[in-house]
RNA sequence: CGAGCAGACCCGCCGAGUCGCAUGCGCGAGCCGGGGACCCAGAGCAGUUGGGGUGAAUCCGCGGUCCCCCACCGUGGUAGGGCGAGCUUCCCGCCCGAAUCCGUCAGCUAACCCGGUAGGCGGCCAGGAAGGAGAC
Numbered sequence: 001c002g003a004g005c006a007g008a009c010c011c012g013c014c015g016a017g018u019c020g021c022a023u024g025c026g027c028g029a030g031c032c033g034g035g036g037a038c039c040c041a042g043a044g045c046a047g048u049u050g051g052g053g054u055g056a057a058u059c060c061g062c063g064g065u066c067c068c069c070c071a072c073c074g075u076g077g078u079a080g081g082g083c084g085a086g087c088u089u090c091c092c093g094c095c096c097g098a099a100u101c102c103g104u105c106a107g108c109u110a111a112c113c114c115g116g117u118a119g120g121c122g123g124c125c126a127g128g129a130a131g132g133a134g135a136c
Stems, first nucleotide, its partner, number of pairs: 010123005018029004030117006040107001050105001051102004059077007080096005087131005
C1' cells in the first nucleotide's frame, strides 16, 4: 500500500415496530392491527371441502409423492411489494413474491374493548426523462 473477516460509533434502507421515563417487571406518548351497534351491504333453509386475521407475499400451469382429490415439495409464470442515496410521476433495470396466528368464530361499524411496537440489511456507490421543492 492492497485485499478479506469481525466489532464499536456514525449515516442510510425495508417494516406499524419510534420517542421519553424507569432501567427488574414495566409506564406514558406516537404509530399499527384486531374485536365490536344503528344505518348500509349481504342473505331461501340446512350443512360444509371449515372459516377468518397479520403481512407485498395471492392465483395459475407443469412435474414428483399419492388410487383420486386435498396437501406438501420442486419448477415456470403472476396479483402485489421493495430497491437503483432529497420528493412525485413515467420509462428502464434488479430483487422479493415468505412466514405465522385464532380455533368452528368475526361483513361494515360510533361509543367501547383487546393486542403489537419485532426482525433483517447496506455504506463508495448513486439508471434516464419531466414536474415540483430547496439552497446559493
This is a predicted structure of a 136-nucleotide RNA (c-di-AMP riboswitch aptamer (ydaO/yuaA leader)) from Phytohabitans maris. Its Rfam family is "c-di-AMP riboswitch aptamer (ydaO/yuaA leader)". Gene Ontology terms of the family: regulation of gene expression and cyclic-di-AMP binding. Rfam describes the family as follows. This family represents a conserved RNA structure found upstream of the ydaO and yuaA genes in Bacillus subtilis and related genes in other bacteria.